The RNA shown here (TPP riboswitch aptamer (THI element)) has 115 nucleotides and comes from an uncultured Granulosicoccaceae bacterium. The model forms 88% of the base pairs in the Rfam consensus.
RNA sequence: GUGUUCACCAAGGGGAGCUUGGUCGGGAUGCAUUCCGGCAGGCUGAGAUGGCUGGUACCAAACCCUUAUACCUGAUUCGGAUAAUGCCGGCGUAGGAAUGGUGUAGCGAUAGUAA
Numbered sequence: 001g002u003g004u005u006c007a008c009c010a011a012g013g014g015g016a017g018c019u020u021g022g023u024c025g026g027g028a029u030g031c032a033u034u035c036c037g038g039c040a041g042g043c044u045g046a047g048a049u050g051g052c053u054g055g056u057a058c059c060a061a062a063c064c065c066u067u068a069u070a071c072c073u074g075a076u077u078c079g080g081a082u083a084a085u086g087c088c089g090g091c092g093u094a095g096g097a098a099u100g101g102u103g104u105a106g107c108g109a110u111a112g113u114a115a
Base pairs, nucleotide, nucleotide: 001107002106006103007102008101009100010099011066012065013064014063017043018042019041022039023038024037025036026035027034028033049060050059051058071096072095073094077090078089079088080087
């Protein structure tokens, strides 16, 4: 000097699903059965929390991300699994998407010393 590694500070961006087995309330129904909502649980995940509540709106906390493996679009998409669901994979070297600083692993140059 650089710094694609790592750490910290400040600012900013983002998402929140499904319901086999429990319980309570309401509706439909001749019966069998079925629909909706609340509570407690279960599944996956970094994250499914709380408030207000008509609301995937808004606010706050936690978590993740900031030039790209956060997240969104395509998507009421394609294949597989599951009780069920972006649960897993394709699509995807796709298109879009929010930054500054300080230090540092490493690397390079110059000067000096020693051999």